Notes:
This is a predicted structure of a 1478-nucleotide RNA (small-subunit ribosomal RNA) from a metagenome.
C1' cells in the first nucleotide's frame, strides 16, 4: 500500500466484506523445558475457619512462676533479675492494603491564590514551682444462660484537677509613626495599660521526653481561571435562591447557619431534566485525528444499607461506638453477636480469572533509648501456555531413488535423503559430585536439593494446529448428488465438486494453532487536518423583512487583547524515545540524556485582526431629470361566445361513436331569426417578449400604491453582505360563514367496450371552480442548480435606457421669392416654391440594465455547464452520509377538521442508485428485399383408397423424430429372416465372434446313421484321417483363466454426420484515431446492386471468413477420334479449343465514376438457364439404434440359438399423397413422336398357346451392336349430361407368379358387383417459363411387393398495377426499469407459515420529587435540679417509616394497526416500448 462484491460490459456514487495490530480475554484440538510478567471484567451477592495492628517495665499499679544472693526458727522472710498474665497511661490504629458502587462535579488534570491548620522531625529561644481529690487491675460481693452489668474497700503514674510564674503568646484599649487610595478609611510597625492562658517525669547517668513561642522541612484544609460524554423527542431553572447588614460557627473564607432588608441569580456559547461514567499519567492503534484508563503510579470515593457524632494533631473512622433497616447466627425465649469491596478460603453467578503455602532473610511502617516484638505491606514458592521472550525435540553423509501409501496416460510419478544404515554430538533428559551471589553491616538466608560449573549415560525424553475456489500461499482420487453439508464476503453442492466428507499430497505458523468477542486501522465512510448537494443522499416555496451571532472598504495615529518571538516557573515518577549497563542472548531491569506540542509569569515586536481617536469615497444610500412594464389594491365600463326564457319560420329527424346506445325531439327538437336574462373568462396583438422576491400576473378607464434601469455626480461618509430562532407572504384542493351559479366537472346515475371494467369512449350530473370575510401551508412550489462580491475569449438574438452619426418626413414653427384675391393696403387670406430648425420615424456605432442559443479555456463519473458557470477565489446561511423499515410510530406544537412540522428503532438485503456502451425488443419511426401480399394457374381442407403418426387397444403392438426445423421421417422396399426379449415357449453358459495363457485327451477339417423334439438342442452309434527335421509345432476339440458379448442407460459428458434461421448479406481483424472506460470508427453519409457488389465522399488506412468468379450440366462453334449409328459433306459419343468483357454506339444522373434504360452485332446480353457449394454464430435443435467414443449398469443374462406371434390391431383425430366427380371427356378403332436408366442367380426377341395375368419358346446380348421400349397428342366412330357407357371402393368366385411357407399377411389376371363422390365451411399450400399444370419412362431396395423416393423426356400456358397490408430478412435512428434478452420485467390485494414492532381495558414493577403524619440516635438549647461526675423535661434539626394526589421509565396483556420475510398459492395486469389511455 490495497482487495472481493451491484452490470452482458464499463465508469461513477455507494454500502457491505477481507488481509494489519492488539486484549485482564473464553472455547477447540494439541503440548517437552526455562526466564519475566499476569490473573473475579459477572453478583459493593452472601460467607465457614485461620490469619491482616500493635507496641513500650527507660510512664505507673499488682499477680503468677523462675533462677542467683542475704538472713533463716527451716514455716520463710528480703533483695535483685529474668519470664508470663492484668489493668492505668503514652504513641500508633486517619499509614499501609482492597474495591470503583456512588460521582458529570473544583471530583479529576493544569496553572494561580490567600482568610488557615500540622502530633511525630530539625532550628533557634525561654521554661519546667506549688497543692490535692480520684480511678482500674487485685480482693469481698450481687443480678444475668450469655454478652456483659452494677455494689462496697484499697492504690499509682509522664493520668485528671487547683493554684503560680512567663514572653517574639492570645484578647480588648489608647496613643504614634508609614503606606495606599474612594479624605476617613484600611493595613502595617513601635509603645503604654488591663486581662487570660503551661510543663512531667523516666534512666542503663550516655540519654530520653514535658510546657510556651518563633521558624523550617513535610503533610492536609479552603478559593479561582480554562479544560472535561451523550440528550432540545429536556426550554425554561431558582427562594437560603443571588446580594446586602447584624449575630452565630470554623483551624480558616463563605448563606457554612441565623434574623432583617432587596429582588436578584442562571440561561441558545444549552440553564434545569434525563441517560451513561471515577479522573490523570499512560495503553492500544494510527501519520495524525481515534478508541480506552486492567496490572504500576498521583488523586477522589466508599467499607451490609441510611443517618449520627464521640476521640484525636488528623476521622465522622475497612478490622472503633450509638441509632434505624436487611440479612445472618447464638439463646435458658428474658436477650444478644456479626460485617472478607485486607490474605488465603468457600458459595452463588458467569464463557471465564489461582494455594486455606513459607519468611520476616530483604525493602518498607508502627511501638520503643535499645535488644526485640507485630506486620497475608513486602519478599519467595505453588497453580493456569494468560501473554511476552528464549531454547530443544538431533547432526553429517546416505539411490536400489526400497517397502507402503496414493495418483497413473500403465511408461511411470510422487511421498523423497524422507527412512533403513554408517559415523557424529549431548541443548534437554537421568544419576553423581562441587557450588556462588542477594549482608552496605555484626547475628540473621524464607527462596535453596538455587544460578551456576563438571562427571557418566545414551538419539536416548519432546509436534502440532490452521487451510489448501476468488480475495490468499498451496491439488488430486474417491464417496455423496440442491441430500449430507460447507461459507468473513462473493458463493459451492441437482453423477465427471481443486468449494461438502475421507484419504493421499501441499502451503502457512510452530508449544503452539484456530475459532468467537472487543478496539483502532484499512474508512477520505461525519472529511479540523480531509468530503459533497443540476440528474447520484443532499439548496428549506420566497428568504422578502429583520434580532443575535459570523464575516467586512482606503488611510493616519494610538494601543498590545489576539498574534510572533525571547526568557523563567511548571509540565511527579514510571512508561515511550536515544545512548550506555546488568542477568549466557532476549524478554526483563537498570544508569544517564532529550523529549513533554500544555499552562502561568516577565520582556521585545507592530505586518495583520480588534478596541479607541482622525480623514476619504470606490461599497451602501440619498437628492434631481427621464424610461418602460399582465407588479399590487379598490371602483367604474365593454363586446364576442356559451346557456336558459319568450316570439317567429321550418318538418323529422338531433346527437354521439371506432362502431353504437343511452339521452332529446310530432306537448315541435336539431337548423335558421329577433328579443331578453344570467354568470363566468377576455380571441387577433402575444412573441421561451415585458413585470414581481416566490406563489404569480393579461378587454377598457380611472384613483391609491411597491420595486427596477439609465444620466448627473450634488449630498452623507461603511451607513455593508449573509441570517439560526422570529415575522410576513404562499398555485391547487380542501375546510368554516354569507352569497352567487352560465360553462365545466371529482362524487353520483345510465348507455357502450370487456372474460370481468366499480376505468379508459359516450348521454346525464352534485359538491367544487366564482365573491367576501376567516382558516389551511402544502406542490415535479423544478433551473430539480440558496444569497452576496470580485475575476476570467468571443459571436450571435431581443428588451429597456443613455449618448454620437446618417437618411427620411417635416401638413407644426421661423424665414425667403413670386402669383392670386379681398381690401381696413397691414405678412390680411389663399396657392405656389425655395432655405432653417424643434420634433417624430427609420437604421448604424458605442455604452449600461434585463432575458435566450452557440462556444474558447476550465470543470465534470459522464451528460453536460460555460461572463445569467456547474470555471477560478472569498464571506454567510442551510442540508446530506448504503437500499427498505419511513417522512412511518411514540412525545411535543399548530390546525375546526382533513393534516402539517419536527422526528427514531426493532427487523430485514447485499446491494439501492447515476450516467453512459452494445445488444435484443417495441400495439416506436425511415428505407430496403423475397411467390411475403397482391395478380394469375392448380391444389389441400369435404369423398373412397394408400401410407406416416397420435390415441386406444393387445400377451406384444420394438425403438427414434413432436411448431416452423416431427408425421410416403430413420424405413432404396416387416409373409419367414429382416427384427431391436416387443410379446409366449423351449434351450446354451468363455459362449454366434476376436486374441492370449495354462492344462488334458484324441484327432485333420469332415460326413453319415439313430433315438427325442415345432425347431435349436440334447443323447447314442458309426465311417475317414492332415504336414513334419519326430523334440515339438501349426489347425481342431474339450476343462480352467483372463475376457468376449449388450440395438442396455446418459445427444444435458461428447466426436463426427446432419436440419434450420439461409445462398440471407453478413461477421470480424491489424494498424491508426477518437473516448478515463465499456466502446466506437473502419462497416456511418449520398447513390447504385441479387450482393459489405461498385463508385464517391469521409480519421481512417488495409486485411480476412462470406458473396462473385474459379467446379459440372445445358445452349453456338472449331479441331481430333470413333468395332457398333450412318446413303450423306451429316448425325451422335467422347476429348481439346473458342466465344460475352458493359467490349462498342446513343442517353440518364449536380460533375465524374459505379449504374441505369435503348440500340447494333451476336447461338447467347448485362450473374445467359440449372446445379454443386452454406461465413461469425442461433436453437444446451436431432442422433450414444449407422459408425466411434467418456462414464455407469447387465454376465447361466439386458449375452447367445430357435419355433411361433407381434410390428399389418380399430370408436376416432392430424398430416402427406393416388383416384375421381366427367364432354377441354369416357368408350372403340387407326397412326406418330423421345429421353434417361438397366440387364448372366440377368433383360429376354421372334413364333406358338391363353379373353387375361401368363406359359413353353429359346434367337441375340457381359451391351452406342441384343432386350427391357413410350403415353398425352392426332385421325374417325360413338355417348349427351345422367349417379350417367363418370366414378371405382367393398364384396362373391375363377385364375396366375414369387417364394421353404401367401392364414394372420404380398402382388396380379378374367367374370361378376358398382360404395362414396355432382368441384368441397372456417381455413391453408405450391408455382413467375421450358416454369406451372398435364402425359407417360426408367432406376435403386427387391425372391415377390411403389399411389412414395430419385431421376427422365413429350405437350406447355396465365399473371405480376404495385409495397398499403400478412409473414420473415436486412440498415440505420429512437426509447427502455430488459441483458435467461418481451415466452422478458413487474405492482398490489388476498390466503398461509414466521419475525419485529406499534396501540390496548387493565394489571405488576423501578425512579425521583412535593404535601402531611410519626419520629430513633446523635448534636444544638430553654428550663429545673445538681455543683468532682449528672440527671429529669420541653424545643428545634433529624434517618427510616407511613398516607395522599399526581410525574416518569419499565414488563405483561384479550384484541387490533402495520412491516419485513418464504416456496412454484389466488385474482388481476398498474409500471418499464406511444407498456398499449405518455
Nucleotide at each position: 500500500a490495497g482487495a472481493g462484491u451491484u452490470u452482458g460490459a464499463u465508469c461513477c456514487u455507494g454500502g457491505c466484506u477481507c488481509a494489519g495490530g492488539a486484549u485482564g480475554a473464553a472455547c477447540g484440538c494439541u503440548a517437552g523445558c526455562g526466564g519475566c510478567g499476569u490473573g473475579c471484567c459477572u453478583a459493593a451477592g452472601g460467607u465457614a475457619u485461620g490469619c491482616a495492628a500493635g507496641u513500650c517495665g527507660a510512664c505507673c499499679g499488682u499477680g503468677a512462676a523462675g533462677u542467683a544472693g542475704g538472713c533463716u526458727u527451716c514455716g520463710g522472710c528480703u533483695c535483685a533479675c529474668u519470664u508470663c498474665a492484668c489493668g492505668g497511661g503514652g504513641c500508633a490504629a486517619a499509614c499501609g492494603g482492597c474495591u470503583g458502587a456512588g460521582u458529570a462535579a473544583c471530583g479529576c488534570g493544569u496553572g494561580a491564590g490567600a482568610a488557615c491548620u500540622u502530633a511525630c522531625c530539625u532550628c533557634u529561644a525561654a521554661c519546667a514551682u506549688g497543692a490535692g481529690a480520684a480511678u482500674a487491675a487485685c480482693c469481698c460481693u450481687g443480678c444475668g444462660a450469655a454478652a456483659g452489668c452494677g455494689g462496697g474497700a484499697a492504690u499509682a503514674a509522664u493520668g485528671c484537677u487547683c493554684a503560680a510564674u512567663g514572653g517574639u503568646u492570645c484578647g480588648a484599649g489608647c496613643c504614634a509613626c508609614a503606606u495606599g487610595c474612594u479624605u476617613g478609611c484600611a493595613u502595617g510597625u513601635a509603645g503604654c495599660u488591663c486581662g487570660a492562658u503551661a510543663a512531667a517525669g523516666c534512666u542503663c547517668c550516655g540519654g530520653c521526653g514535658g510546657u510556651u513561642a518563633g521558624a523550617g522541612a513535610a503533610a492536609g484544609g479552603c478559593u479561582c481561571g480554562c479544560g472535561u460524554c451523550c440528550u432540545a423527542u429536556c426550554a425554561g431553572g431558582u427562594u437560603g435562591u443571588u446580594g446586602g447588614u447584624g449575630g452565630g460557627g470554623u483551624a480558616a473564607c463563605g448563606g457554612c447557619c441565623u434574623a432583617c432588608c432587596a429582588a436578584g441569580c442562571c440561561u441558545a456559547a444549552g440553564a434545569c431534566g434525563g441517560g451513561u461514567a471515577g479522573c490523570u499519567g499512560g495503553u492500544c492503534u494510527g501519520a495524525g485525528a481515534g478508541a480506552u484508563g486492567g496490572u504500576c503510579a498521583g488523586c477522589c470515593a466508599g467499607a451490609c444499607u441510611g443517618g449520627g457524632a464521640c476521640u484525636g494533631c488528623g476521622a465522622c473512622a475497612c478490622g472503633g461506638c450509638c441509632c434505624a433497616g436487611a440479612c445472618u447466627c447464638c439463646u435458658a425465649c428474658g436477650g444478644g453477636a456479626g460485617g472478607c469491596a485486607g490474605c488465603a478460603a468457600u458459595u452463588a453467578g458467569g464463557a471465564a480469572u489461582c494455594u486455606u503455602g513459607c519468611g520476616c532473610a530483604a525493602u518498607g511502617g508502627g511501638g520503643g533509648a535499645a535488644a526485640c516484638c507485630c506486620u497475608g505491606a513486602c519478599g519467595c514458592a505453588g497453580c493456569g501456555a494468560c501473554g511476552c521472550c528464549g531454547c530443544g525435540u538431533g547432526g553429517u553423509g546416505g539411490a536400489u531413488g526400497a517397502a507402503u501409501g496414493c495418483c497413473u496416460u500403465c511408461g511411470g510419478g510422487u511421498u523423497g535423503u524422507a527412512a533403513a544404515c554408517a559415523c557424529c554430538u549431548u541443548u534437554u533428559g537421568u544419576a553423581g559430585a562441587g557450588g556462588a551471589a542477594c549482608a552496605a553491616c555484626a547475628c540473621u538466608g524464607a527462596g535453596c536439593u538455587u544460578a551456576c560449573u563438571u562427571u557418566a549415560c545414551g538419539a536416548a525424553u519432546a509436534a502440532g494446529c490452521g487451510c489448501c475456489c476468488g480475495c490468499u500461499a498451496a491439488c488430486u482420487a474417491u464417496g455423496u448428488g440442491c441430500c449430507a453439508g460447507a461459507a468473513g464476503c462473493g458463493u459451492c453442492g441437482g453423477u465427471g465438486a481443486u468449494a461438502c466428507a475421507u484419504a493421499g499430497g501441499g502451503c502457512g505458523c510452530u508449544a503452539g494453532c484456530g475459532u468467537u468477542a472487543u478496539c483502532c486501522g484499512g474508512a477520505a465512510u461525519u472529511a479540523c487536518u480531509g468530503g459533497g448537494c443540476g440528474u447520484a443522499a443532499a439548496g428549506a416555496g420566497a428568504u422578502g423583512c429583520g434580532u443575535a451571532g459570523g464575516c467586512g472598504u482606503c488611510u493616519u495615529g494610538a494601543c498590545a487583547a489576539g498574534u510572533u518571538u525571547u526568557a523563567u516557573g511548571u509540565u511527579a515518577a514510571a512508561u515511550c524515545c536515544u545512548g550506555g549497563u546488568g542477568c549466557u542472548c532476549a524478554a526483563c531491569a537498570u544508569c544517564a540524556g532529550a523529549a513533554g506540542u500544555g499552562c502561568a509569569u516577565a520582556g521585545a515586536a507592530a505586518a495583520c485582526u480588534a478596541u479607541c481617536a482622525g480623514g476619504a469615497u470606490u461599497g451602501a444610500g440619498a437628492c434631481a431629470g427621464a424610461a418602460a412594464g399582465g407588479g399590487g389594491a379598490g371602483a367604474g365600463g365593454g363586446g364576442a361566445a356559451u346557456u336558459u326564457c319568450u316570439g317567429g319560420u321550418g318538418a323529422a329527424g338531433c346527437g354521439g361513436u371506432g362502431a353504437a346506445a343511452u339521452g332529446c325531439g310530432u306537448u315541435g327538437a336539431u337548423a335558421c331569426c329577433a328579443g331578453a336574462a344570467a354568470g363566468a373568462a377576455c380571441a387577433c396583438c402575444g412573441a421561451g417578449g415585458g413585470c414581481g422576491a416566490a406563489g404569480g400576473c393579461a378587454c377598457c378607464u380611472c384613483u391609491c400604491u411597491g420595486g427596477u434601469u439609465c444620466u448627473g455626480u450634488u449630498c452623507u461618509g461603511a451607513c455593508g453582505c449573509u441570517a439560526a430562532g422570529g415575522c410576513u407572504c404562499g398555485a391547487a384542493a380542501g375546510c368554516g360563514u354569507g352569497g352567487g351559479g352560465a360553462g365545466c366537472a371529482a362524487a353520483a346515475c345510465g348507455g357502450a367496450u370487456u372474460a370481468g371494467a366499480u376505468a379508459c369512449c359516450c348521454g346525464u350530473g352534485u359538491a367544487g371552480u366564482c365573491c367576501a370575510c376567516g382558516c389551511c401551508g402544502u406542490a415535479a412550489a423544478c433551473g430539480a442548480u440558496c444569497c452576496u462580491c470580485g475575476u476570467u475569449a468571443g459571436a450571435u438574438g431581443u428588451u429597456c435606457g443613455u449618448u454620437u452619426c446618417a437618411a427620411a418626413u417635416g401638413c407644426a414653427g421661423g424665414u425667403g421669392u413670386g402669383u392670386a384675391a379681398c381690401u381696413u393696403c397691414g405678412c390680411u387670406u389663399a396657392g405656389a416654391u425655395g432655405c432653417c430648425u424643434a420634433a417624430u420615424u427609420u437604421g448604424a456605432a458605442a455604452u449600461g440594465g434585463g432575458u435566450g442559443u452557440c462556444g474558447u479555456a476550465g470543470c465534470u463519473a459522464a451528460c453536460g455547464c460555460g461572463u445569467u458557470a456547474a470555471a477560478c477565489g472569498a464571506g454567510g446561511c442551510g442540508c446530506c452520509u448504503g437500499g427498505g423499515g419511513a417522512g412511518u410510530a411514540c412525545g411535543a406544537c399548530c390546525g375546526c377538521a382533513a393534516g402539517g412540522u419536527u422526528a427514531a428503532a426493532a427487523c430485514u438485503c447485499a446491494a439501492a442508485g447515476g450516467a453512459a456502451u452494445u445488444g435484443a425488443c417495441g400495439g416506436g419511426g425511415a428505407c430496403c428485399c423475397g411467390c411475403a401480399c397482391a395478380a394469375g394457374c392448380g391444389g389441400u381442407g369435404g369423398a373412397g383408397c394408400g401410407u406416416g403418426u397420435g390415441g386406444u387397444u393387445u400377451a406384444a403392438u420394438u425403438c427414434g423424430a413432436c411448431g416452423a426445423u416431427a408425421a410416403g421421417c430413420g424405413a432404396a422396399g416387416a409373409a419367414c429372416c429382416u427384427u431391436a426379449u416387443c410379446c409366449a415357449a423351449g434351450g446354451c453358459u468363455u459362449g454366434a465372434c476376436a486374441u492370449g495363457u495354462a492344462g488334458c485327451u484324441g484327432c485333420a477339417a469332415u460326413c453319415c446313421c439313430g433315438a427325442u423334439g415345432a425347431a435349436a438342442g440334447u443323447c447314442g452309434g458309426g465311417a475317414c484321417u492332415c504336414c513334419u527335421u519326430c523334440g515339438a509345432g501349426g489347425g481342431u476339440g474339450c476343462u480352467a483363466c483372463a475376457c468376449a458379448g449388450g440395438u442396455g442407460c446418459u445427444g444435458c459428458a461428447u466426436g463426427g454426420c446432419u436440419g434450420u434461421c439461409g445462398u440471407c448479406a453478413g461477421c470480424u481483424c491489424g494498424u491508426g484515431u477518437c473516448g478515463u472506460g465499456a466502446g466506437a470508427u473502419g462497416u456511418u453519409g449520398g447513390g447504385u446492386u441479387a450482393a459489405g457488389u461498385c463508385c464517391c465522399a469521409c480519421a481512417a488506412c488495409g486485411a480476412g471468413c462470406g458473396c462473385a468468379a474459379c467446379c459440372c450440366c445445358u445452349g453456338u462453334u472449331g479441331c481430333u477420334a470413333g468395332u457398333u449409328a450412318u446413303a450423306a459433306u451429316u448425325u451422335c459419343u467422347a476429348g481439346c479449343g473458342a466465344a460475352a468483357c458493359u467490349g462498342c454506339c446513343c442517353u440518364g444522373c449536380c460533375a465524374a465514376a459505379a449504374c441505369g434504360g435503348g440500340g447494333a452485332g451476336g447461338a447467347a446480353g448485362g450473374u445467359g438457364g440449372g446445379g454443386a457449394u452454406g461465413a461469425c454464430g442461433u436453437c444446451u435443435a436431432g442422433u450414444c439404434c449407422u459408425c466411434a467414443u467418456a462414464g455407469c449398469c447387465c454376465u447361466u443374462a439386458u449375452g447367445c440359438c430357435u419355433u411361433g406371434g407381434g410390428c399389418u390391431a380399430c370408436a376416432c383425430a392430424c398430416g402427406c399423397g393416388c383416384u375421381a366427380c366427367a364432354a377441354u371427356g369416357g368408350g372403340a378403332g387407326g397412326u406418330a413422336c423421345a429421353a434417361a436408366g438397366g440387364g448372366u442367380u440377368g433383360c429376354c426377341a421372334a413364333a406358338c398357346c391363353g379373353c387375361g395375368a401368363g406359359g413353353u419358346g429359346g434367337a441375340g446380348c457381359u451391351a452406342a451392336u441384343c432386350c427391357c421400349u413410350a403415353a398425352a397428342a392426332c385421325c374417325u366412330c360413338u355417348c349427351u349430361c345422367a349417379g350417367u357407357u363418370c366414378g371405382g371402393a367393398u364384396u362373391g368366385u375363377a385364375g396366375g407368379c414369387u417364394g421353404c411357407a401367401a392364414u394372420u399377411c404380398g402382388c396380379c389376371u378374367g367374370c361378376a358387383u358398382g360404395a362414396a363422390g355432382u368441384c368441397g365451411g372456417a381455413a391453408u399450400c405450391g408455382c413467375u417459363a421450358g416454369u406451372a399444370a398435364u402425359c407417360g419412362u426408367g432406376g435403386a431396395u427387391c425372391a415377390g411387393c411403389a399411389u412414395g423416393c430419385c431421376a427422365c423426356g413429350g405437350u406447355g400456358a396465365a399473371u405480376a398495377c404495385g409495397u398499403u397490408c400478412u409473414c420473415g430478412g436486412g440498415u440505420c435512428u429512437u426509447g427502455u426499469a430488459c441483458a435467461c434478452a418481451c415466452c422478458g420485467c413487474c405492482u398490489g390485494u388476498c390466503a398461509u407459515g414466521u419475525u419485529g414492532u406499534g396501540g390496548a381495558a387493565g394489571u405488576c414493577g423501578g425512579u425521583a420529587g412535593u404535601a402531611c403524619c410519626c419520629g430513633a440516635a446523635u448534636c444544638c438549647u430553654g428550663u429545673a435540679u445538681a455543683u468532682u461526675u449528672u440527671u429529669a423535661u420541653g424545643g428545634g434539626a433529624g434517618a427510616a417509616g407511613g398516607u395522599a394526589a399526581g410525574a416518569u421509565c419499565g414488563g405483561c396483556g384479550a384484541c387490533u394497526g402495520u412491516a419485513a420475510u418464504a416456496a412454484a398459492g389466488u385474482c388481476a395486469u398498474a409500471a418499464c416500448a406511444a407498456g398499449g389511455u405518455a
The RNAcentral record of the sequence draws on SILVA. Its Rfam family is "Bacterial small subunit ribosomal RNA". Its family is annotated with ribosome and structural constituent of ribosome in the Gene Ontology. The coordinates come from a structure-prediction model, not an experiment, and the mean pLDDT is 81.